[in-house]
The prediction has a mean pLDDT of 76. The RNA shown here (Bacterial RNase P class A) has 372 nucleotides and comes from Sphingomicrobium sp. The RNAcentral record of the sequence draws on ENA. Rfam family: Bacterial RNase P class A. The family's RNA type in Rfam is ribozyme. Rfam's curators write: Ribonuclease P (RNase P) is a ubiquitous endoribonuclease, found in archaea, bacteria and eukarya as well as chloroplasts and mitochondria. NCBI's taxonomy places the organism under Bacteria, Pseudomonadota, Sphingomonadales, Sphingomicrobiaceae, Sphingomicrobium.
RNA sequence: CCAGAGGGCCGGGCGGCCGCGGCGGGGACUUGUUCCCGGCGAGGAAAGUCCGGGCUCCACGGAAACAACGGUGCCGGGUAACGCCCGGCCGGGGGUCCGCCUCCGAGGGAUAGUGCCACAGAAAGGAUUCCGCCCGCCUUCGGACGGGUAAGGUCGAAAGGGUGCGGCAAGAGCGCACCGCGUCACUGGCAACAGGGGCGGCACGGUAAACCCCACCGGGUGCAAGACCGAAUAGGGGAGGCAUAUGGGCUUGUUCCGGCUCGCCGCCCGGGUUGGUCGCUUGAUCCUGCGCGCAAGUGCAGGGCUAGACGAAUGGCCGCACAGGCGUAGCAAUGCGCUGGACAGAACCCGGCUUACAGGCCCUCUGGCACU
Numbered sequence: 001c002c003a004g005a006g007g008g009c010c011g012g013g014c015g016g017c018c019g020c021g022g023c024g025g026g027g028a029c030u031u032g033u034u035c036c037c038g039g040c041g042a043g044g045a046a047a048g049u050c051c052g053g054g055c056u057c058c059a060c061g062g063a064a065a066c067a068a069c070g071g072u073g074c075c076g077g078g079u080a081a082c083g084c085c086c087g088g089c090c091g092g093g094g095g096u097c098c099g100c101c102u103c104c105g106a107g108g109g110a111u112a113g114u115g116c117c118a119c120a121g122a123a124a125g126g127a128u129u130c131c132g133c134c135c136g137c138c139u140u141c142g143g144a145c146g147g148g149u150a151a152g153g154u155c156g157a158a159a160g161g162g163u164g165c166g167g168c169a170a171g172a173g174c175g176c177a178c179c180g181c182g183u184c185a186c187u188g189g190c191a192a193c194a195g196g197g198g199c200g201g202c203a204c205g206g207u208a209a210a211c212c213c214c215a216c217c218g219g220g221u222g223c224a225a226g227a228c229c230g231a232a233u234a235g236g237g238g239a240g241g242c243a244u245a246u247g248g249g250c251u252u253g254u255u256c257c258g259g260c261u262c263g264c265c266g267c268c269c270g271g272g273u274u275g276g277u278c279g280c281u282u283g284a285u286c287c288u289g290c291g292c293g294c295a296a297g298u299g300c301a302g303g304g305c306u307a308g309a310c311g312a313a314u315g316g317c318c319g320c321a322c323a324g325g326c327g328u329a330g331c332a333a334u335g336c337g338c339u340g341g342a343c344a345g346a347a348c349c350c351g352g353c354u355u356a357c358a359g360g361c362c363c364u365c366u367g368g369c370a371c372u
Stems, first nucleotide, its partner, number of pairs: 001368010013320006020041002023038007043343001047354002050352005055222001057220002069218005074088005089107001090105006108213002113211002115207003130153002132149005138143001161179006180202001181200004186195003226278004236269003240265003247262005285304008322341001324339006
């Protein structure tokens, strides 16, 4: 310098003009509008709404246990909490100078039970004989039949421990050594686990992102939560005044008969709708320094205030430089011209995860090339 892997940070800058939403101050009037000044005004994901909390109301005498349902799942630590983060253990991939480095892992239990293991294959889990090998017997000499054999072949992701020696008719944990596995205690470690040792001839294939078992966690609801104030009009209730049945209204147009029903006025009370106010942004908050810790984090001190809308503001234009891209001139450095900055956008708040993202900067590891 190039390539790959992992991680962190930024994600357009400065200025001018016009505009928009809140806040503070001042002015005007038609008292809820407008004018002037000042200050503030999107993000690393504001997104998906997938987890965890705060807050809210609802439900429930309190607490605990159990059942159902859902979730989590190596160990230790961090945290308000988590399915998040940090450190470690184990397993797997890559590299190596063999000391280690780096990346990935839904990583409890498969001797509690049940299910499943496609295709191929003789056989997929109470093992099994298709080919082969060995023995016996028969033979028309091609082979057939019976038995033994899981060492060899074949199929498969997987064939009931592996390698070697012995053994055997051929074989076989049949015997032995080492490895693996199981078990027993010991040593180290908080632990996951690691180490060496004794015993066991092997009993225990895989699969729990299949049921299931074990341990732990979880009441529901989401700011359209919820609280408050309350117009006109219509309707409800109360007391009062006036009217009052030979009356008014309804009963399909009119009349009669019959049935049902009760009016007007202002006052007061309470409920609801439109609307308004609160909730609403000072918070597990941010920055700096010091201490503790490998780290995630945490403690103390000092400083800062950083959107709060609701037919929902945060925008537009211009100029100047700057990354980046294209063209062109040049051996090159460089010059000139054109172009040009992604994904996206608050809606109660916070911690995470995931997803989207032009371009730029930095760190760690690995490989290659060049130079010293």